[in-house]
RNA sequence: GGCCUAGUCCUGAAUACUCAGGAACGGAGGAACCAAUUCAUUGGGGUUAAUUCUACAGAUUGUAGAAGGGAUGAGAUUACUCUUUCGCCAUCCUACCCGUCAGCUAACUUCGUCGGCUAAAGCGAAGG
Repeated sequence: GGCCUAGUCCUGAAUACUCAGGAACGGAGGAACCAAUUCAUUGGGGUUAAUUCUACAGAUUGUAGAAGGGAUGAGAUUACUCUUUCGCCAUCCUACCCGUCAGCUAACUUCGUCGGCUAAAGCGAAGG
């Protein structure tokens, strides 16, 4: 400098790795109306891209594969800069949480701003 992610920016103080405030981004709970109204411990639900199936293992966890989903690929289509989408190809990811409980949901209440990677790098097309 660049990338994933909501996970960033600003101000003031402190002097150490902290505190306070503001903005921005993201999540949860929560009426009426609407929906649902019958199963259910074989519980149910949430964040998210992170689900389903098969085989093996055999308390759970797990391992391998397939499908599905997600991320990246600078230098490009020609004034420059930024950026979106599609096709093929390549590399990688496919995770966590609540705890018997929650539909939607105005007011309202409440929580998060973590963590991880990279110095090398494909081709073509249509846009803003």